[in-house]
RNA sequence: GAUCCAUCAAGAGCGCCUGAGAGCCCCGGCUUUGUGACGGCGCAGCAACCGGCCGCGAGACGGCACGGUGCUCCAGCCGGGAUCGAUGGAGG
Numbered sequence: 001g002a003u004c005c006a007u008c009a010a011g012a013g014c015g016c017c018u019g020a021g022a023g024c025c026c027c028g029g030c031u032u033u034g035u036g037a038c039g040g041c042g043c044a045g046c047a048a049c050c051g052g053c054c055g056c057g058a059g060a061c062g063g064c065a066c067g068g069u070g071c072u073c074c075a076g077c078c079g080g081g082a083u084c085g086a087u088g089g090a091g092g
């Protein structure tokens, strides 16, 4: 990486850098962006997928938030198509 399983209408922002598009891909729309979007860095926060610890001797379940991720505008923006996209775990 292929593949399998689970989740994707909840939640959580400030500063600095950059400087034009961004919202997975295609079509049609729509929204948003120099009052600085998208992206990167720092700190902070949200959450609880995996490990860890506790309730408990085990499981289920519940809790903590120490570690590994992830996330912090919008229903994965809407319709159609492709059967895809993102995150976590397993997996070479």
Base pairs, nucleotide, nucleotide: 003090004089005088006087007086008085013043014042015041016040017039021032022031023030025081026080027079028078029077044072045071046070049068050067051066052064053063054062055061076084

Predicted 3D model of a 92-nucleotide RNA (SAM riboswitch aptamer (S box leader)) from a Chloroflexota bacterium. The source organism's lineage runs through Bacteria, Bacillati and Chloroflexota. Its Rfam family is "SAM riboswitch aptamer (S box leader)". Gene Ontology term of the family: regulation of gene expression. Model confidence (mean pLDDT): 81 of 100.